[in-house]
Parts: sequence; structure tokens; C1' cells
RNA sequence: AUAUAUCUUCGGGGCGAGGCGAAAUUCCUCGACCGGCGGUUAAAGCCCGCGAGCCGGGAGACACCCGGUUGAAUCUGUGAAAUCCAGAUGCCGACGGUAUAGUCCGGAUGGGAGAAGAUCAGU
Repeated sequence: AUAUAUCUUCGGGGCGAGGCGAAAUUCCUCGACCGGCGGUUAAAGCCCGCGAGCCGGGAGACACCCGGUUGAAUCUGUGAAAUCCAGAUGCCGACGGUAUAGUCCGGAUGGGAGAAGAUCAGU
């Protein structure tokens, strides 16, 4: 220095006003806000992939394993190079609860892609 093993720590953000109503941070009107992880010639919610979530199977159940599913962008400019930057205009957002929710409450003091560090042995 490198790979492996073990351990430790870290590891998701965000709504107001008005209206109708018995009831809405959920509907309607107006105006806001938020963006996990790795990669990609260059910095990405909407390019590629992963995680979470959801569905099915493993007789059932928490967990676990296997399989499936899983949203959304264009234009112009700069540049050697950008669907990543700048400008402009758009779009998207699991499940359960509740008057219909990306922003409230809940599973979750959970799980997690992964990040950083420590130690041992090998090369």
C1' cells in the first nucleotide's frame, strides 16, 4: 500500500393563508417548501444502478431467505467533456391512519444502500 475478516460510530428532508364543511396541515383557490446512497470525462430527486416501501412464495407469524415490482425533464448557453454546471420553463414522490396527505400521526428507540475509523492475520 492492497484485499479479506471482525468490531465501533455515523447514516432522510419538508406548509402557510383563505374558502366550503360537523370534521380537511388531506379537498378547492393562492402562494411556499423538501430531495437517502454509489456511479457517470463535471457537482444529478427526474441518466444508470442500489436502498427503503409494496406484492407473491417458503404451511402460519415477527424475523429471515427467494422471486417480482417500484415515480418524474426538456430547451438554450459555457466547455475538450455536462439529460450533472448556469439560465429558463416543467415534472415526481411507498404503506397504514384520518375528510382524499411528498410536507401531519404511525410501523420506526426499526431496517438500510453506504460512509468513516479501529484491530488482527495474509500478500